Bacterial RNase P class A from a marine sediment metagenome, 339 nucleotides, folded computationally. The sequence is in RNAcentral, with records from MGnify. The prediction has a mean pLDDT of 80. The model forms 97% of the base pairs in the Rfam consensus. Rfam family: Bacterial RNase P class A. It is annotated as a ribozyme.
Order: sequence, then structure tokens, then C1' cells
RNA sequence: AGGUGAUCGCGCCUUGCUUCGGCGAGGUGAGGAAAGUCCGCCCUCCACAGAGCGACGAUGCGAGCUAACGGCUCGGCGGCGUGAGCCGACGGACAGUGCCACAGAGAAGUGCAGUGCCAGCGCCGCAAGGCGCGGGCGAGGGUGAAACGGCGGUGUAAGAGACCACCAGCGCGCUCAGCAAUGGGCGCGGCUCGGCAAACCCCAUCGGGAGCAAGGUCAAGCAGAGGCGAGGGGCUGCUCGUCCCGCUAUCAGCCUCGGGUAGACCGCACGAGGCGACCGCGUGAGCGGCGUCCCAGAGAGAUGAUCACCGCCCGCAAGGGUACAGAAGGCGGCUUAUU
Repeated sequence: AGGUGAUCGCGCCUUGCUUCGGCGAGGUGAGGAAAGUCCGCCCUCCACAGAGCGACGAUGCGAGCUAACGGCUCGGCGGCGUGAGCCGACGGACAGUGCCACAGAGAAGUGCAGUGCCAGCGCCGCAAGGCGCGGGCGAGGGUGAAACGGCGGUGUAAGAGACCACCAGCGCGCUCAGCAAUGGGCGCGGCUCGGCAAACCCCAUCGGGAGCAAGGUCAAGCAGAGGCGAGGGGCUGCUCGUCCCGCUAUCAGCCUCGGGUAGACCGCACGAGGCGACCGCGUGAGCGGCGUCCCAGAGAGAUGAUCACCGCCCGCAAGGGUACAGAAGGCGGCUUAUU
């Protein structure tokens, strides 16, 4: 998320008239999302002693806000950005299982000898060195998103956290700040054990189901049960007349009863209510106070259409555009649509 006016038209409420069919007057009548029905509630019915276990689903840093939440706020941590700021399903990868493309020798419970390094022995060679054999090596190179910490030294035949210093990570202890998440500092331990849980899974917390066509109240007709019953009903209000039904019951008619259909009413519009450049508290979400307002409640579903003028946006102008959509018990969110 437009305003004013004119004409025609609709729902609801109030009111007047009425020949009871309606007619007149006044008032009022969609949204920020009324949408998706994805969360959380109110309300209603069903189930349910309470508790536990299992299945399924959701959530997953802390504190707060809130009726509540998977929402929101503030903060912590991580990532991105020069920055303002933006984003994050942000518990666990020594409980177990699984996966890790391509390349590569090797892709994970101790891996990889393809390229290489090294001493020994044998052979060749004057020598440097070369070849072979069985061994020791993860240091260099190379592949990769990732190769089982980094860097310097000691050590060694060559090497290696094997050992040492520093750095990084992890774990533990102490301490300081903070409600906490967490952060800072100090010390210790060679502990260095890859990643993926939006893979199965494990852990913790939460969740009974269905929904206003929920559900409740009143209640024609028809059918049923019980009772009364000799008359009852129509044609004209009465009398007369006439027609129909019935006359001892399995029956006319009347009364009562329970269940309950149509239909009517409630639920259903004063509420976790709207608005306020107001006051107070709080960083904030928000809370409290004060003032003010009553703001669709239909039931197959009204809230519309056309025209004119103005506004707004784009364009130098002519001109063009003015959306998405539409209540159906209500409320708080999220998401999606929208000139």
C1' cells in the first nucleotide's frame, strides 16, 4: 500500500413505517501479509492414577523477554568484510559403524619405500663413483582439500618427540574477571589421537490425540414409549348445514416422556485488545503507569463496479505505472508474495 466526489450495488447493527413481501434513514464493513498452515498458545472434546521403558518427532553456546515458543533481544564463540556490519542446526568424532571424489606409493588405530637418504657385504673401477644383495630410515622432493604438529638445535651411518628450547594445539591443576556462556594469566604432562554427526548413531531436554464442520443449548416434523379418550377436523369468526376421519382400541384426536433430524441460538468479538511525538525503568527484546478508543462477525459466505479530478513513482517530454492479495474462533511468531 493513497485521497475526494458522482452513479449503481451488497452484508451486519440501530431505528421508523409496513398490505409482513419489504421500504426508508443513520451507522459500520479486510490485511501487512487476511496466504502457507511451519512453530507456540488460549479454547473444546476424547484418552489418561502416578511413574518408568521403548518407538517416532523436534530442539541443541549463555543470560534474559514472553502466557508460551523451534520466536525475539543482549552477550559469548566461530566465519566473512578495509569498515559500518552481515552470517552460523553453535552438544558429542578415545561408545560403535560408515564415508573421504580426483590425483597419489599411501586417506587413518599406527599408514606410505614410487622418487629418495644411509652404513655393511659382494663385484667393477687407479680414483671419483657405479651396479647388486639383504637391511635401517618418514629428513628432502612429488600428489592432494587433507599425508599422523611447526621451526631451530642435540643426536645419528642416515634419521625420527628419540631428546631439548620456543611456538601452536589438546588435557589437567591453580588463579583473576563475569550470574553464565566464556575470556585472561601461571604451572604441569611429549599427550600431538585428521575431517564429516544438514551420515547412521550417542547424550540431554521437550512433546498424549483430534480440532470451531471443536463443542454446547433449545428443538418442529416423522418414528418410538406411556396415558387420556368419544368425539375430532375442514368449508367463514358464530349458528345451522355439509364433507372427511374415528367410536372400546392393533384406532381419530389430545397430553406427557426420552433420544434427536431440519432449523435456531451460543461458542463469536472487551481481548496475552488497538492507538499515544506521553511519563518512569531497562543497552535491548520488553515491563509498569496514565490517557484515549470499541475497531467486520457473515454462514456458502457482504466488504464491489464504473467514471472524473487529485496524489505518489518512473521519464527531458509525449506518456507509462499504481502491486501482492483477500477475513471465517482468536492471539503471538516464522516463512513466502508484493509498484